A computed fold for a 77-nucleotide RNA from Candidatus Berkelbacteria bacterium RBG_13_40_8, annotated as transfer RNA. The prediction has a mean pLDDT of 80. RNAcentral holds the sequence, with entries from ENA. Rfam family: tRNA. It is annotated as a transfer RNA.
[in-house]
RNA sequence: GGGCCGUUAGCUUAGUAGGUCAGAGCGCGACAUUUGCAAUGUCGAGGUCGCCGGUUCGAAUCCGGCACGGUCCACCA
Numbered sequence: 001g002g003g004c005c006g007u008u009a010g011c012u013u014a015g016u017a018g019g020u021c022a023g024a025g026c027g028c029g030a031c032a033u034u035u036g037c038a039a040u041g042u043c044g045a046g047g048u049c050g051c052c053g054g055u056u057c058g059a060a061u062c063c064g065g066c067a068c069g070g071u072c073c074a075c076c077a
Base pairs, nucleotide, nucleotide: 001073002072003071004070005069006068007067010026011025012024013023019057028044029043030042031041032040050066051065052064053063054062
């Protein structure tokens, strides 16, 4: 330098032939239960879907660039 893969909540991740509101588990908070803790149950908070731009009536999803990570190949003298 080139190819391919990945980036979604604090963590692990689902969702890709564009369209109801972006979901789950764990974790976190409140409440119930307990003398208390744990466990359990109910409710809740938390996301500009890596960044910038483009296409479109509409983008996590398609296109371009960039960043970061992984992997393979090449180059170097």